Predicted 3D model of a 164-nucleotide RNA (Lysine riboswitch aptamer) from a mouse gut metagenome. The coordinates come from a structure-prediction model, not an experiment, and the mean pLDDT is 79. RNAcentral holds the sequence, with entries from MGnify.

[in-house]
RNA sequence: GAUAGAGGUUGCGUGAUUCAUCAGUAGCUUAUUGGAUGCAGCAGGUGCAUAGGAAGAUAAGCGAAAGGGGAGAGCGCCGAAAGAGGAUGUUUCCUGAAGGCAUUUUCUUGGCCAUAUGCUGAAGAAGCAUAUGUCUGUCAUCUUGUAUAAGAUGGGGCGCUAUC
Numbered sequence: 001g002a003u004a005g006a007g008g009u010u011g012c013g014u015g016a017u018u019c020a021u022c023a024g025u026a027g028c029u030u031a032u033u034g035g036a037u038g039c040a041g042c043a044g045g046u047g048c049a050u051a052g053g054a055a056g057a058u059a060a061g062c063g064a065a066a067g068g069g070g071a072g073a074g075c076g077c078c079g080a081a082a083g084a085g086g087a088u089g090u091u092u093c094c095u096g097a098a099g100g101c102a103u104u105u106u107c108u109u110g111g112c113c114a115u116a117u118g119c120u121g122a123a124g125a126a127g128c129a130u131a132u133g134u135c136u137g138u139c140a141u142c143u144u145g146u147a148u149a150a151g152a153u154g155g156g157g158c159g160c161u162a163u164c
Base pairs, nucleotide, nucleotide: 001164002163003162004161005160008078011077012076013075014074017071018070019069027062028061029060030059031058032057033056037049038048039047040046042096043095044094045093081109082108083107084106085105086104087103088102089101090100091099110136111135113133114132115131116130117129118128119127120126138155139154140153141152142151143150144149
């Protein structure tokens, strides 16, 4: 340098299917009231609706969706992947900011779980970041031990094991 593997059946990611939630919410219709504004997420612009009655309020009726989540099964894998920053493109009526998505690049992170704080989110779901802790895998050193193995300290995946 090349090839092949291991950690866990709670390793990581992914498109489709289904279920609950979102929510009796947004929105629409009718009636009453009200009496000039309302809508296109924010700002500016430009449009649209409106005294043939705007917003709001009350009552009745109809009534979603997106994002996020669970489940089994399929597929791709073991820097799998995740996060932060930069660059490019894309996304909305137009422009700008912000946000989302995709690609690329730099840096960080061994993995699962729990708790706390913060962010996102409709959310007591879930995700992400940081800190702490348990468990677990691997390597190095030391100790015990016939061996299997056990204990202590420490490191980090650009790592570890096997073969060529």